The RNA shown here (transfer RNA) has 72 nucleotides and comes from Lathyrus oleraceus. It matches the Rfam family "tRNA". The sequence is in RNAcentral, with records from Rfam. The prediction has a mean pLDDT of 84.
[in-house]
RNA sequence: GCCCUUAUAGCUCAGUGGUAGAGCGUCCUUCUAGUAAACUGAAGGUCUGCAGUUCAAUCCUGCAUGAGGGCA
Numbered sequence: 001g002c003c004c005u006u007a008u009a010g011c012u013c014a015g016u017g018g019u020a021g022a023g024c025g026u027c028c029u030u031c032u033a034g035u036a037a038a039c040u041g042a043a044g045g046u047c048u049g050c051a052g053u054u055c056a057a058u059c060c061u062g063c064a065u066g067a068g069g070g071c072a
Base pairs, nucleotide, nucleotide: 001071002070003069004068005067006066007065010024011023012022013021018055026042027041030038048064049063050062051061052060
C1' cells in the first nucleotide's frame, strides 16, 4: 500500500428493512434467625461517527475512526 472480518446494555453475545433481546453482573421484593442459594420484578442502549438509498435503516451502500486478520 491492497484486501477481508468486526463495532449492539457494565461484560459475553443474539437480532437478514417496520419503535432492540438473552445470559452473566447491578438494584428491589419474597423466602431465612441471619447470609448464601432460589423465586419475582426493575434499572441500564442517541445500536462507533458522517452521508446516501427507502414511506421507514441496528440491518442495504459509500467514506471515516477503533479492533482483529491476510497478501506484498